[in-house]
RNA sequence: CUGAAAAAGCCAAACCUGCCGUAAGGCAGGGACGGAAAACCACGGGUCUCCGAGGUUUGAAGAUAGCCGAGUUGCCGAA
Numbered sequence: 001c002u003g004a005a006a007a008a009g010c011c012a013a014a015c016c017u018g019c020c021g022u023a024a025g026g027c028a029g030g031g032a033c034g035g036a037a038a039a040c041c042a043c044g045g046g047u048c049u050c051c052g053a054g055g056u057u058u059g060a061a062g063a064u065a066g067c068c069g070a071g072u073u074g075c076c077g078a079a
Base pairs, nucleotide, nucleotide: 003076010035011034015030016029017028018027019026020025033066039072040071043069044068045067046064047063048062049061051059052058053057
C1' cells in the first nucleotide's frame, strides 16, 4: 500500500420495552441485518426535523458519521 482466507476480540440495522426531546432523533436493556473503521470529527455535499420570512424559494436552530467525501486515530493478516 492493499483487504483474499482465518482467528481473537469489537460494534450493532430492523423490531420490542423504558426514559429524554415539539420533532428529526438520542440514551439504556433485549435483539442481529450487517460492518475493517458501523472508531472520532458536522469541515463540504446530501437527506430529515422544527421555527421564521416569503410564496415555492430562502434564512436561523437542530438531527444524521450505519448516505458520500475531507481530516484525525486504529485491530488482525496473505499474495
Overview:
The RNA shown here (c-di-GMP-I-GGC riboswitch aptamer) has 79 nucleotides and comes from a soil metagenome. The coordinates come from a structure-prediction model, not an experiment, and the mean pLDDT is 82. The sequence is in RNAcentral, with records from MGnify.